A computed fold for an 80-nucleotide RNA from Candidatus Kuenenia hertensis, annotated as c-di-GMP-I riboswitch aptamer.
RNA sequence: AUCUGAAAAAGGCAAACCAACUGCGAAGUUGGGACGCAAAGCCGUGGGUCUUCAGUAGUGAAGAUUGCCAGGUUGCCAAA
Repeated sequence: AUCUGAAAAAGGCAAACCAACUGCGAAGUUGGGACGCAAAGCCGUGGGUCUUCAGUAGUGAAGAUUGCCAGGUUGCCAAA
């Protein structure tokens, strides 16, 4: 340095659910809360899923989701 994620430490994130607010909606933000996470940091770039609108339909447009999977990029610790 690459691959990898056993054991441990420091620190980090925060599902469901609840409250308030925003949005037609998918959802989001803040606070509470922890199911989990080694990228559950960042980027909607490709696919998937979901929403709204249009269309008889195939489908198209605009969105949401990175805690669905890839890809890009940066990064803590460490045995074999």

The coordinates come from a structure-prediction model, not an experiment, and the mean pLDDT is 87. The organism belongs to Candidatus Kuenenia, within Bacteria.